[in-house]
This is a predicted structure of a 77-nucleotide RNA (SAH (S-adenosyl-L-homocysteine) riboswitch aptamer) from Amycolatopsis sp. M39. Taxonomically the source falls in Amycolatopsis (Bacteria, Actinomycetota, Pseudonocardiales, Pseudonocardiaceae). The prediction has a mean pLDDT of 77. RNAcentral holds the sequence, with entries from Rfam.
Parts: sequence; structure tokens; C1' cells
RNA sequence: CAGGUCGAGAGGCGCUGCAACGGACCGGUGGUCCGCCACGCUCGGCCGGUACCACCAUCCAAGGGCGCCUCCGUGCA
Repeated sequence: CAGGUCGAGAGGCGCUGCAACGGACCGGUGGUCCGCCACGCUCGGCCGGUACCACCAUCCAAGGGCGCCUCCGUGCA
């Protein structure tokens, strides 16, 4: 650091729908329509592969279309 898996990032409702995914069709490296869809992001553990080779301590997240609500903390009224 790719991949897989588990977890965390307070919790919900509604709306739209890009990618991905599924289906149908077509003149088929793609296109059209329908469906689904707002944790697809970040951090951490484990598995595991690749690359590399200092270690220890302390502190600690940041984001996530639109609207609404609940909860939590702080301040003001």
C1' cells in the first nucleotide's frame, strides 16, 4: 500500500439520483430504458499479498447532496 472481513465515526424520516450493481433492448470496447441507490468516504483491528526497514512516549480525528426531526456538549436569552 491493493484486496477481503469486522468495527467505529450520536440516531432517524422524507426527496432527488452520479457511479457501481441487476434486468430488457439495440446498430454492441458502447448506447437507451427500467430497477436499486446519499458511508461508494475516513480511521482502526484481523486475514492476506506486495514493497520497504529505526524506536518510544503523549495527544487526537476529519468529512459525507437537499429538507426536517431527535439526542449530546457549550454559550446566550